[in-house]
RNA sequence: AGAGUUUGAUCCUGGCUCAGAACGAACGCUGGCGGCGUGCCUAAUACAUGCAAGUCGAACGGGUUUUGCCUUCGGGUAAAGCAAGUGGCGCACGGGUGAGGAACACGUGGAUAAUCUGCCUUUUUGUGGGGAAUAACAAUCCGAAAGGAUUGCUAAUACCGCAUAAGACCACAAGAUCUGUGGAUCAAGGGGUUAAAGGUGGCCUCUAUUUAUAAGCUAUCGCAAAAAGAUGAGUCCGCGUCCCAUUAGCUAGUUGGCAGGGUAACGGCCUACCAAGGCAACGAUGGGUAACUGGUCUGAGAGGAUGAUCAGUCACACUGGAACUGAGACACGGUCCAGACUCCUACGGGAGGCAGCAGUAGGGAAUAUUGCACAAUGGGCGAAAGCCUGAUGCAGCAACGCCGCGUGAGUGAUGAAGGUUUUCGGAUCGUAAAGCUCUGUCGUAAGGGAAAAAACAGGCGUAGGCUAAUACCCUUGUCUUUGAUUGUACCUUACAAGAAAGCACCGGCUAACUUCGUGCCAGCAGCCGCGGUAAUACGAGGGGUGCAAGCGUUGUUCGGAAUUACUGGGCGUAAAGCGUGUGUAGGUGGUCAUGUAAGUCAGAUGUGAAAGCCUGGGGCUCAACCCCAGAAGUGCAUCUGAAACUAUUUGACUUGAGUAUGGGAGAGGGUAGCGGAAUUCCUGGUGUAGUGGUAAAAUACGUAGAUAUCAGGAGGAACAUCGGUGGCGAAGGCGGCUACCUGGCCCAAUACUGACACUGAGACACGAAAGCAUGGGGAUCAAACAGGAUUAGAUACCCUGGUAGUCCAUGCCGUAAACGAUGGAUACUUGAGGUUGGAGGUAUUGACCCCUUCAGUCUCGAAGCUAACGCGUUAAGUAUCCCGCCUGGGGAGUACGGUCGCAAGAUUAAAACUCAAAGAAAUUGACGGGGGCCCGCACAAGCGGUGGAGCAUGUGGUUUAAUUCGAUGCAACGCGAAGAACCUUACCUAGCCUUGACUUCCGCAUGAAUAUUCCUGAGAGGGAAUAGCCUUCGGGCAUGCGAGACAGGUGCUGCAUGGCUGUCGUCAGCUCGUGUCGUGAGAUGUUGGGUUAAGUCCCGCAACGAGCGCAACCCCUAUCUUUAGUUGCCAGCAUUAAGUUGGGCACUCUAGAGAGACUGCCGACGUUAAGUCGGAGGAAGGUGGGGAUGACGUCAAGUCCUCAUGGCCCUUAUGGCUAGGGCUACACACGUGCUACAAUGGCAAAUACAAAGGGUCGCAGAGCAGUGAUGUGAAGCUAAUCCCAAAAAAUUUGUCUCAGUUCGGAUUGAAGUCUGCAACUCGACUUCAUGAAGCUGGAAUCGCUAGUAAUCGCGGAUCAGAACGCCGCGGUGAAUACGUUCUCGGGCCUUGUACACACCGCCCGUCACACCAUGAAAGUUGGUUUUACCAGAAGUCGCUGUGGUAACCGCAAGGAGCUAGGCGCCCAAGGUAUGAUCGAUGAUUGGGGUGAAGUCGUAACAAGGUA
Repeated sequence: AGAGUUUGAUCCUGGCUCAGAACGAACGCUGGCGGCGUGCCUAAUACAUGCAAGUCGAACGGGUUUUGCCUUCGGGUAAAGCAAGUGGCGCACGGGUGAGGAACACGUGGAUAAUCUGCCUUUUUGUGGGGAAUAACAAUCCGAAAGGAUUGCUAAUACCGCAUAAGACCACAAGAUCUGUGGAUCAAGGGGUUAAAGGUGGCCUCUAUUUAUAAGCUAUCGCAAAAAGAUGAGUCCGCGUCCCAUUAGCUAGUUGGCAGGGUAACGGCCUACCAAGGCAACGAUGGGUAACUGGUCUGAGAGGAUGAUCAGUCACACUGGAACUGAGACACGGUCCAGACUCCUACGGGAGGCAGCAGUAGGGAAUAUUGCACAAUGGGCGAAAGCCUGAUGCAGCAACGCCGCGUGAGUGAUGAAGGUUUUCGGAUCGUAAAGCUCUGUCGUAAGGGAAAAAACAGGCGUAGGCUAAUACCCUUGUCUUUGAUUGUACCUUACAAGAAAGCACCGGCUAACUUCGUGCCAGCAGCCGCGGUAAUACGAGGGGUGCAAGCGUUGUUCGGAAUUACUGGGCGUAAAGCGUGUGUAGGUGGUCAUGUAAGUCAGAUGUGAAAGCCUGGGGCUCAACCCCAGAAGUGCAUCUGAAACUAUUUGACUUGAGUAUGGGAGAGGGUAGCGGAAUUCCUGGUGUAGUGGUAAAAUACGUAGAUAUCAGGAGGAACAUCGGUGGCGAAGGCGGCUACCUGGCCCAAUACUGACACUGAGACACGAAAGCAUGGGGAUCAAACAGGAUUAGAUACCCUGGUAGUCCAUGCCGUAAACGAUGGAUACUUGAGGUUGGAGGUAUUGACCCCUUCAGUCUCGAAGCUAACGCGUUAAGUAUCCCGCCUGGGGAGUACGGUCGCAAGAUUAAAACUCAAAGAAAUUGACGGGGGCCCGCACAAGCGGUGGAGCAUGUGGUUUAAUUCGAUGCAACGCGAAGAACCUUACCUAGCCUUGACUUCCGCAUGAAUAUUCCUGAGAGGGAAUAGCCUUCGGGCAUGCGAGACAGGUGCUGCAUGGCUGUCGUCAGCUCGUGUCGUGAGAUGUUGGGUUAAGUCCCGCAACGAGCGCAACCCCUAUCUUUAGUUGCCAGCAUUAAGUUGGGCACUCUAGAGAGACUGCCGACGUUAAGUCGGAGGAAGGUGGGGAUGACGUCAAGUCCUCAUGGCCCUUAUGGCUAGGGCUACACACGUGCUACAAUGGCAAAUACAAAGGGUCGCAGAGCAGUGAUGUGAAGCUAAUCCCAAAAAAUUUGUCUCAGUUCGGAUUGAAGUCUGCAACUCGACUUCAUGAAGCUGGAAUCGCUAGUAAUCGCGGAUCAGAACGCCGCGGUGAAUACGUUCUCGGGCCUUGUACACACCGCCCGUCACACCAUGAAAGUUGGUUUUACCAGAAGUCGCUGUGGUAACCGCAAGGAGCUAGGCGCCCAAGGUAUGAUCGAUGAUUGGGGUGAAGUCGUAACAAGGUA
C1' cells in the first nucleotide's frame, strides 16, 4: 500500500466481498511448564447455609466467675476476667450493582458577598454551683412465639435549671461613602440572648488529717465558647453531552413582583395577593435509547466505535411512599406504612430481603472455591494492649488473554525398509529414521534454603526536651517479639532422550500440487464460483504452505471505505437543480478614514486528579509485569499586549443598486368591438345514381333525390400566406384587425440618492394539458361507447358514427420528458460567422454596403474542463457567495401517520425481505419487417423437370430372435456401400475354443512343414493311418504340450484427440510490423472518388510497407509452324472386293518442341489516370472455354466402423471358430431416380456418321446351332495392328389415326439361359403368354445463360454373377435475360440497439402452484401513559388538646413547657370513567419478493413491425 466481482473487451460511476488490528468472548480439534493479569456481557430473577460492623470497664451502676487479704463466717475489701444494660464513638466509610435517569446527572471552567462541616491541626478563653429521673435488676402478670404490661430500687461524660459572657447571634444606631434621591454599603456605641463533664496516671512545694491520703498541684485524655485552617459536602452559573419533525407548538405555581413561611443556604422551595407573562425551528413539548468520565480499541491523522478489570462522579439496595436520629442519610446488612413473594404458627399473630464474600436453583453459547489469614496495606473503636474487618493479602479452578521456556544437540547414504508417485529410468518423504557420540532446560527423587517482603509495639538507657520532679509524655539508640502465602522462590546432587505437537489451509484474491474415489450425486463456498466420467475447488492418501501449546470457526468494533467527503465527494446523460418567481428570518457583502477590542494573534498565570499512552532510567535471569522521573494532555478560565483582517461605532465616497429626462422594439398581460376564408347545418334552385372510405373492403349516406353545383341564411371555434434556430414574457406560455387600461426590457446623454446589494429555509403568488363543481355554449375534432374490417384471437392499430370534453364565466386541482434533463448572482479568460433591437461614425441625392459599440439570439470552435459524449464569454472553463438535492438495484415514490383537496388525487415519506449487481459513455461484432452502393440462374424472361402413376433405390416409422452400425435443415436420405445369395458381416439363434485366428519371449517333447486317405459330425471340430527335413553339427525351421507376461475387441467417449472431409465459398476478403490518434477497449492503414470478376488497378489521404488470399505460373481444349511417320493417313502414280499391296509422309491424325492474345493498334468517353465502349486485324478479344488450386476463420459440423490415439470397460468373453438366419421384413410417410402417359410418336424395313475406354485367371472374330438369352468354335490380340463394337437419335420408305390404343409396360403364369459349392428365403438375362396404374399431374418446388439446357446412345470402375446408381465419352442441338422493385444468399459503407450462446437474441404482464416477509381488518389481548373523580396507610407540618405530665416558676392553688388523643392540608398503593400511544394476535383480504423447462399472449429493445 491494495485486491476480487457488472462487459465479448474498455473506461467510469457504484455497491458487495477479502487481506489488518482488537476482544471480559463462545464453539470445534488438540494440549508440557512457569510468570503476570482476567473471569455472569443473559434474569436489577428467586435464594438454603455460613460469614461480611463493631468497639470502649481509662464514662456508669448492677450481676457473676477466679484469686489474694480481712472476717463477727452473714459478709467486707482489692485485683483480674466475662459480658446483658445505660452512655460515647462508629454504623452516611469500605464492599456491590447499573435498574432508573437525556438531567447542572456527568465533564470542564467559574461563583458562593447565599452556605454547612463530626473526628483532625493551630490560637484564645473557660470547665463554678445544683437538681430530678431512668434502664439494667427484683417482683407480679399476658403471649405458642416474636415480644410486652404494671409496681419498686439505682449510677453516669445520660437529662435539666442557675451563675459567668471575651467573642458569637438579634434588633437599634451617631457618623462616613455612593446615589438613578427610592435607597445601598461600611460602622463607633449602648441594649438583649446563649456554655461546660468529667476520667486516668503521678507528686507532696503550699493546707488539712498526718505513715499515706484528701483538698491541692501536675501530666494527659476529655468537655464548653470563639476565631482560623484543613478536609468533606450543599447550592448556583457559562460551555460541552445520542436518535426521531411520520413529535410543532408547550406552560396556571406556569413567568415575574410584593409580603410572609421554610431551609445550613439563594430561590415559586411553599402560601396569599397583584400583573400576564415564560419557552420554542439556534428544535420547546413529546417519544425512544443510554449511567457519565479519565480512558479502551481502531485509524497516518481528523475521526469512528466503546465505557469489562483500575480510578473519579452519580444513582440504586425486593417494589412504592415517608420521615426519625445524626456533623452528615431520607440510610444495602436502621425505623414506619402499603404491595408482591417466601417461611414459622397453638390460626390469635409473627419473621424476611446476597445488585457484600463464597455458594444454590433458574436463564444462557457462556463466566470460578460454601478455601486460608488479619502476617502486610487500609478502616472502626480504644490511652493502650487489643478486638472487629469475605476491605485487603494470599491460595484454588479455567490456554480466557499477554509474556517466556521446552518437546533435544552433533554425526550419520546400503540415499535402508515402508508409504506415495511414475514417462517404469526414476523421483519424493529424506539426514528424516536406525546406529554412534553428547547435554540436562523441563521432569522425578533427595538435600539445602526458617532468604527477601517489617514496621508498630514492648523492654532497656544517669541519652535530648517538658516539669518542682530521675512521674508522665515526646524524640532518639539498642535488644526482643510477630509469616496466611510456605518448606514457596532460588541453589546443589543423582537419574534418564527418557513423559511433552498440534491445528488450519493448498482454484484466484493468498504462501502452498499431485494420485485415487465420486459423477450437478454426495458435498464445498468469505466474494467470484466449483461438482453433469480425466475435479490442483467435493471425500481420502501422499506431498507442501502457514502459525504453533495452540490452531481454526462464529460473533462484535474500527480500518481498508475519499462508501456522509472538516481534513476529503458530487448533481447535462451514471443517484442528484425545487415547474417558476416575489420575498421574511438567516448567511454573504463595494471604496476611504476613525475609535473599540467580541472574533483573531502573541505572552504570562491557574487548572487540565492518579493510573494509562509516549520518552529516559531502574527492579524481577529476559520479557510480559512493576517502580522512579520527565514530557504530553491540541481544552477551559483569568490577566497583559497587538490592531492587519472580520465584526462594531462614527464620518465620508461613487464604481454596485436605484430615481429622473429623451428615444425605441415587441404574438408581454387584461377588457370591449370588428373582419374575411374554411368546416358543418338549414332553406331554395339545377341535376341523377351513386357517394364515401380503404392496402382491399364493409358498416354509413343516397330514388323520401344524396355526392356534385348555384344562391341565401344560422352558429360556433380557430386565425392560412407574412412566419423566420425572428420577437416578448419569471416560468407555464403568447400569433387576424382596432381602441382603451397596464407590466417589464433596451439605448443615449446628463443630474440626483449614497451600499439602499446578492441569495433565500419557512411563507406567499403564478403555474400546460387532463380532471372536478355551478351556469352558459356546442361548428369542428373526439376519450368512453356502437358498428364494420383485420386477425388464431383483436376489448387495438384502419374505417363509419359518436357522448363527455374541447369554447366562455366563476371557483377548485397544483401536476408534466413543467427539459437546456444544466438553480440564482458577480467577476475574469484567444476567436470566426449569421441574425434581432438601439446608438455613433464613414459614405451617398437617398437606401443598401462598410467600421465601432451596447443588449439579446443561433452555429462552429483556442485554452481549459469532462469517464467519454461533449461544453466552450449564453461554460459543463477559472473563482467567490447563498439556496435546493444525492449516497447500490429492487421493494417504492409504495405502506402507515400528518397536511391539502368536493373527488380524482397531491405532498411529506419508511421498513421487513431480496439480489451482486443495477447503471453511464464509448468500442468491436452480430442483427433490423433501417438506409445507400454492388454481386450471384437470386428474382425476372425462357426451356425442361419434381410433386400425381408404376417400378428401382435410400430414409423414417413399424415389425422382428436379428431386421448390425453410422449420416439427420441448407451441408442426412442412388450417403459410408466402386456393387449383402455363402463370404463380406460388425447383427440374431445354435454348436464349439480359452496364451487363444494373429505379434514377441521361455521350458519340455517331436522331426518336420506339408500332402493323401478313412471314420464321425450341419460344419467347426474330434479320432486314426500312410508318406515325409536342412546342417558348416554351433544350430536353424516347424509342430504339439505347459506356464505366464500378453494377444484380441467394428465395445464406449468425434463433447478428450490426430489425420481426413463437408459448409459458408472460388465469396473477396483476413491480418501483421513500424508510425500516428485515443486514458482505454480500439482506430488509422482496409475509409473516400472512380474502376474491376476480384482489397483488380488508378487518384487522393497520417500513414508507409508487408504477409495469407485474388490474378498469373500447371493440365486439357480451340489455330498455326516445326520434328517424327508405325500399328496411323492416301493428294498424285500403279494395284485390289477392301489403303489390300507398292510407293509417299503433302493432308488427317498421333506426340514432342515452339508460335500466338498483350487492351498490343485506331477512335470516342474518362482526370492527361486506372479503365470502359466501338472498330480493325485475327483461329481465338478483353479471364477465349474447361479443370486442378479453397485465405483468417465459423458450425464442440462429420468420422474412435478406413487409419492412428488418451482414458474407461470385457478377458472360459463385449475375444476366436462354425452352420443356418438376418441386413432384402411392410399398414404407411418422405427424398433421389428410371419408364411412361404418346403422332415432334409407336412399330417394321433399309441406309449413314462418333468419341473415350477396356482386354491374357482376359477380350474373343469368322463360321455353325438356337425364335432368343446363349451354346459351340477357336482365328487374332500383352493391343493407334486383334477383340469388345451394333453407336443411337438422325435419314428414307411403309404402317398405325387419337383409342387406355400397334401408347404404356407393371404384375403374374409357363419354359429356359448364364455365373457360381449353392440362385428357397434372395441374382441377372431370354422366349411365349398376361397387359395394372397412368391421358401431362394441387399447394409447393428444382436445374439450366451456349456447344449450355433438352435429347440420343457408347464406355469404365467395383465385380464369379448381379446398375434405372456413380464416373466418363461423344452425336443432335435450342429459347430467353427488359431489368434489379420484390424473394433467397453474399460483399462494402452508414445508422439504431436494452443483442454478445449474438434475433432460433433479449424480454413484459396476468393466471396456476409452493414458500417468505409485510399492509388493511370485525375484534381479542398486554405494556406505558394523560385527564377527571373517589379513596386515603404511614408520616412531616398546622390547629386543638377539658386526657396525661419528674426537673423550671410559685407558700399553695396553679402556671409555663411537653405530650397521648382528635381534626386539617399534602400524599403512596388501590378503584371508577374516558382518552393517547406502542406491541402481540385475528377469519378474511391487498399488493410485494423468490422459486423447475407451467399457461396465455408478445408490451419494450431495430422504424421492434402503430416511433